[in-house]
Context: one part of a larger RNA
RNA sequence: GGCAUCCAGGGGAUGCCUUGGCGCCAAGAGACGAUGAAGGACGUAGUUGACUGCGAUAAGCGACGGAUAGCCGCCAACAGGCAUUGACCCGUUGAUUUCCGAAUCGGAGAACCGAGCAUGUGGAAACAUAUGUUAUCUUCCGCUGAAUACAUAGGCGGUUGAGGAAAACCAGGGGAAUUGAAACAUCUUAGUACCCUGAGGAAAAGAAAGCAGAGCGAUUCCCUUAGUAGCGGCGAGCGAAACGGGAACAGCCCAAACCAGGUGAGUGUCAAGCCCGCAGGCGUUGCUCAUCUGGGGUUGCGGGAUCUGAUUGGGCCGGGUUGCGGACCGGCCGGGGAGUUACAAAGACAAUAUCUAGCUGAAGGGCCUGGGAAGGCCCACCACAGAAGGUGAGAGUCCUGUAAGCGAAAGGUUUUGUCCUCCCUGGGUCAGACACCCAAGUAGCGCGGGACACGAGAAAUCUUGCGUGAAUCCAGGUGGACCAUCAUCUAAGGCUAAAUACUCCUUGGCGACCGAUAGUGAACCAGUACCGUGAGGGAAAGGUGAAAAGAACCCCUGUUAGGGGAGCUCAAAGAACCUGAAACUGGAUGCCU
Numbered sequence: 001g002g003c004a005u006c007c008a009g010g011g012g013a014u015g016c017c018u019u020g021g022c023g024c025c026a027a028g029a030g031a032c033g034a035u036g037a038a039g040g041a042c043g044u045a046g047u048u049g050a051c052u053g054c055g056a057u058a059a060g061c062g063a064c065g066g067a068u069a070g071c072c073g074c075c076a077a078c079a080g081g082c083a084u085u086g087a088c089c090c091g092u093u094g095a096u097u098u099c100c101g102a103a104u105c106g107g108a109g110a111a112c113c114g115a116g117c118a119u120g121u122g123g124a125a126a127c128a129u130a131u132g133u134u135a136u137c138u139u140c141c142g143c144u145g146a147a148u149a150c151a152u153a154g155g156c157g158g159u160u161g162a163g164g165a166a167a168a169c170c171a172g173g174g175g176a177a178u179u180g181a182a183a184c185a186u187c188u189u190a191g192u193a194c195c196c197u198g199a200g201g202a203a204a205a206g207a208a209a210g211c212a213g214a215g216c217g218a219u220u221c222c223c224u225u226a227g228u229a230g231c232g233g234c235g236a237g238c239g240a241a242a243c244g245g246g247a248a249c250a251g252c253c254c255a256a257a258c259c260a261g262g263u264g265a266g267u268g269u270c271a272a273g274c275c276c277g278c279a280g281g282c283g284u285u286g287c288u289c290a291u292c293u294g295g296g297g298u299u300g301c302g303g304g305a306u307c308u309g310a311u312u313g314g315g316c317c318g319g320g321u322u323g324c325g326g327a328c329c330g331g332c333c334g335g336g337g338a339g340u341u342a343c344a345a346a347g348a349c350a351a352u353a354u355c356u357a358g359c360u361g362a363a364g365g366g367c368c369u370g371g372g373a374a375g376g377c378c379c380a381c382c383a384c385a386g387a388a389g390g391u392g393a394g395a396g397u398c399c400u401g402u403a404a405g406c407g408a409a410a411g412g413u414u415u416u417g418u419c420c421u422c423c424c425u426g427g428g429u430c431a432g433a434c435a436c437c438c439a440a441g442u443a444g445c446g447c448g449g450g451a452c453a454c455g456a457g458a459a460a461u462c463u464u465g466c467g468u469g470a471a472u473c474c475a476g477g478u479g480g481a482c483c484a485u486c487a488u489c490u491a492a493g494g495c496u497a498a499a500u501a502c503u504c505c506u507u508g509g510c511g512a513c514c515g516a517u518a519g520u521g522a523a524c525c526a527g528u529a530c531c532g533u534g535a536g537g538g539a540a541a542g543g544u545g546a547a548a549a550g551a552a553c554c555c556c557u558g559u560u561a562g563g564g565g566a567g568c569u570c571a572a573a574g575a576a577c578c579u580g581a582a583a584c585u586g587g588a589u590g591c592c593u
Base pairs, nucleotide, nucleotide: 001592002591003590004589005588006587007586008585009584015578016543017542020514021513022511023510024509025508026507027506028505029503030502032164039100040099041098042055043054044053046078047077051073061094062093063092064091065090066089070082071081072080105114106113107112115134116133117132118131119130120129121128122127136162137161140158141157142156143155144154169200170198171197172196173195174194180187184233210216211215220247221246222245223244230238231237251495252494253493258295259294260293261292262291263290264289265288266287267286273282274281275326276325277324278323279322300473302438303437304436306433307432308431309430310429311428312427314333315332316331317330318329319328334425335424336423337422338421339420347419348418349417350416351415353413354412355411356410358406359405360404364379365378366377367376368375380397381396382386388400389399390398444468445467446466447465448464449463450462451461454480475490476489477488478487479486530537531536550577553565554564555563556562
């Protein structure tokens, strides 16, 4: 020096464990914010470093409800307290809530600095201090008010709302490239990523100027049609729709014609007007235009307006330029219908169900082994409960629970009913006449783009930057160039639940999901330590024991190191703590050199 065996050290694999993750299902919710949010800074406990909680009323204050004998968070200890006159704890609702932050009195290098005004307090005053208020834009109203006469702009005050945050989902406005085409330019990636704006719990879409060729009858979503028809340097690739089957279903309101009224402007007569008839009377009341309000009206077997006629439809009361009658208008009662998600809109009360604390809840003993019984043996019992977790090993009957029931002073949500509100009755139907209305810089057309599965193509359809520019029902659009016939629908205004999408979050449940190099980056004080000027990047790190019983006391020593005794414990498992592999190190013994 090597090999072998043993004993140690070192190291932290493996096994076991799980407080943390991952995925999914169901239900809820999708909150918040100028009444100051989200997120922070700084404080706050008798002793207090962090975390948690809270805010100068500061690990907290009040009320109500629950529950209960202990309590003063994590977190031990000391000191000192609280509590059956109900503390601590749990829930509901209030109070307080520094400073920064949309941050909003002005400023600023966030958590700081400096003001005006009003009202107090102190002061002789200067000044100090407390409370309130003072940003911008916007709706409406009022007062003022230029150039410039009226006016308008502007200014001032009041009033209403907004601003910011937010994981994904949604709509709109913008919008790549890598890539693929085995290169690359049309094309593709892709209207994707990304940016901006806006909204809601969903959003968007939506009651046919649609499909179609039988006829259907808003929209949305799924299956299918179908990788079909098509598009395509006809390359790469892109890629429908109708029918059919399901989910869910819901329909409505305006504009216009016409009538009435208000306001403004113009005009104005030997009276055109004042509902009609008779009599009496008034007359800048009239007419035209503009605008507003109310009625009317809403459709494609075209509909409506206006006029005429017919028919049908409760009662009572009142009204005007006068009287009477008719017609008209209004009110009340009665009858009928509907309603807060559209079709008008705001609530109140009650009940119901449910959420936010909780409560009741069956049934077991003995012996043996053991440190410990839930294990083994014996004999029982409950079960609408033999889910699960815990308890010194493996418990239906020990604990928490489970099945099944019960429960709210307060707050939230759901559904229903009543009050309430609205509509109809007050209009409807039929026939005829008339030709007034039926959404205009629109449809269409031309040029240039974009969207449609469709790349300009035979290119319809939708959209529109520029130009041009109709028709009003004997009308107009569409049916994939275009024309005819035929069919079908009615654009140029608007609203609309459900079926659909998503999950930062709450509750409950589940898993042939992970088990500490896994599973979230993060099981642990992690978006931390640390790195970077910054945007940003970003760790490692779990386990004594059933219970601290966490090793009194003695000894060695420079020693709060370490060790030897003693003691605890089933066991030192001894805190560098479960198990404790390998590399690596040392010692002992044997053999070889």
The prediction has a mean pLDDT of 83. This is a predicted structure of a 593-nucleotide part of an RNA (large-subunit ribosomal RNA, domain I) from a Nitrospinota bacterium. Rfam family: Bacterial large subunit ribosomal RNA. On this family, see Yusupov et al., Science 2001: "Crystal structure of the ribosome at 5.5 A resolution". The RNAcentral record of the full RNA draws on ENA.